[in-house]
Context: one part of a larger RNA
RNA sequence: UGACGGGGGCCCGCACAAGCGGUGGAGCAUGUGGUUUAAUUCGAUGAUACGCGAGGAACCUUACCCGGGCUUGAACUGUGGGGGAACGAGGGGGAGACCCUGAGGUCAGCAAUGACUCCCACAGAGGUGCUGCAUGGUUGUCGUCAGCUCGUGCCGUGAGGUGUCGGGUCAAGUCCCAUAACGAGCGCAACCCCUGCGCGCAGUUGCCAUCGGUUCGGCCGGGCACUCUGCGCGGACUGCCCGCGCAAGCGGAGAGGAAGGCGGGGAUGACGUCAAAUCAGCACGGCCCUUACGUCCGGGGCGACACACGUGCUACAAUGGCCGUCACAGAGGGAAGCCACCUGGCGACAGGGAGCGGAUCCCGAAAGGCGGUCACAGUCCGGAUCGGGGGCUGCAACCCGCCCCCGUGAAGCUGGAAUCGCUAGUAAUCGCGCAUCAGCCAUGGCGCGGUGAAUACGUUCCCGGGCCUUGUACA
Numbered sequence: 001u002g003a004c005g006g007g008g009g010c011c012c013g014c015a016c017a018a019g020c021g022g023u024g025g026a027g028c029a030u031g032u033g034g035u036u037u038a039a040u041u042c043g044a045u046g047a048u049a050c051g052c053g054a055g056g057a058a059c060c061u062u063a064c065c066c067g068g069g070c071u072u073g074a075a076c077u078g079u080g081g082g083g084g085a086a087c088g089a090g091g092g093g094g095a096g097a098c099c100c101u102g103a104g105g106u107c108a109g110c111a112a113u114g115a116c117u118c119c120c121a122c123a124g125a126g127g128u129g130c131u132g133c134a135u136g137g138u139u140g141u142c143g144u145c146a147g148c149u150c151g152u153g154c155c156g157u158g159a160g161g162u163g164u165c166g167g168g169u170c171a172a173g174u175c176c177c178a179u180a181a182c183g184a185g186c187g188c189a190a191c192c193c194c195u196g197c198g199c200g201c202a203g204u205u206g207c208c209a210u211c212g213g214u215u216c217g218g219c220c221g222g223g224c225a226c227u228c229u230g231c232g233c234g235g236a237c238u239g240c241c242c243g244c245g246c247a248a249g250c251g252g253a254g255a256g257g258a259a260g261g262c263g264g265g266g267a268u269g270a271c272g273u274c275a276a277a278u279c280a281g282c283a284c285g286g287c288c289c290u291u292a293c294g295u296c297c298g299g300g301g302c303g304a305c306a307c308a309c310g311u312g313c314u315a316c317a318a319u320g321g322c323c324g325u326c327a328c329a330g331a332g333g334g335a336a337g338c339c340a341c342c343u344g345g346c347g348a349c350a351g352g353g354a355g356c357g358g359a360u361c362c363c364g365a366a367a368g369g370c371g372g373u374c375a376c377a378g379u380c381c382g383g384a385u386c387g388g389g390g391g392c393u394g395c396a397a398c399c400c401g402c403c404c405c406c407g408u409g410a411a412g413c414u415g416g417a418a419u420c421g422c423u424a425g426u427a428a429u430c431g432c433g434c435a436u437c438a439g440c441c442a443u444g445g446c447g448c449g450g451u452g453a454a455u456a457c458g459u460u461c462c463c464g465g466g467c468c469u470u471g472u473a474c475a
Base pairs, nucleotide, nucleotide: 001475002474003472004471005470007469008468009467010466011465012464013463015459016458019422020421021420022419023418026314027313028312029311030310031309032308033307034305035304042053043052064300065299066298067297068296069295070294076124077123078122079121080120081119082118083117084116087104090101091100092099093098107114108113126289127288129287130286131285135283136282137278138277139276140274142272147186148185149184150183151182152181153162154161155160166177167176168175192266193265194264195263197234198233199232200231201230202229203228206224211221212220213219237260240254241252242251243250244249303441316415320374321373322372323371324370325369326368332363333362334361337356338355341352342351343350344349381412386407387406388405389404390403391402392401428451429450430449431448432447433446434445
């Protein structure tokens, strides 16, 4: 100087408390450990691994296993020699890769030769093989925490200190006061984006607001007033008032305002820590394999299952289930696409078929409202599992896809010790969209809107953190 303390003081955070909903019990989905296996490819492992790399494993992917092939190689650069235009229908073998054969075809240039290609030899190739304890780059975490430093000066033999301490204040090393310090940098804040109010500009979305027509639908004429959309600007600064305070600032059911005292959300992550993660995104040093640790193909595996754990979905029902009927979003996507509408089918879907590269056409919101039924039962709860039949994608659904219909109806009656999230348009609850994608194992991820709470006395305690101080046999 740090680190640490079941030392002290001060102060924060859904850290506790208060409150609401979960997890831990059940069934299933998914990841992991383990076990099994010819292989169940590899990585990630307290917090910071475990719906993680996966934003799409039937083949492909694929890195694994078995078997069958190829070696100048699946792709690329080049040298020497030899052959042939390239290209290659067809035939034979084969699971295919590949092997054997081969009709035809005859390039540019007068030629030497060249382009392309095959064979031989060779130099490079190739490797998801090893090392993240050789590395770059990127990332997680402490932590959006309030900090980490520098120049000069001053103090100290020195390591170093001071500044950065103290008093007050703040979300903040934020600001003020004080001060052997005076300044400055990286952080904080602000500048950026979205959202909440208004104005301007713009009108093939919107509007009987105003006029006319109407087969009544902004449907038509017509019009940008309004809604909205897009761009730009304004608006909030403790600016005004009162009280407290030296000041900074704090308090006020104060005024005005759509909004206050950081309005809400996002992007943004200081010096550094964990020899943290990644050689399998990529790059790269070293090491290793080169008829193979390279490469192609067929099949299998990554989907195994006596178990164990994490994350989720669906439930155990009556503020509920089922049936009928009536509404109201936002954000996105759409041409090998979204598909209105019609017909067939109980349905998945199929056959027709208009519009739309889309504020114009298409992609049904649900919870909810109204009416009815069920009466507490393992049930009209719950839907696992299994049987049968069918639809779709795709070369192909046996291993191993999704969907529909009929039947079957399991466990489950609120879950031990323990444990998680959340402070407001949040939790809870309801549906919708997108990426990946032929299809999909999505209950995942990322977004969007609808309905919409409860509670916070307080900081003693648990966890994490900040500043000052104290002890130390630790560095």
The part of an RNA shown here (small-subunit ribosomal RNA, 3' major domain) has 475 nucleotides and comes from an uncultured Bacteroidia bacterium. The sequence was found in a public genome assembly. The prediction has a mean pLDDT of 86.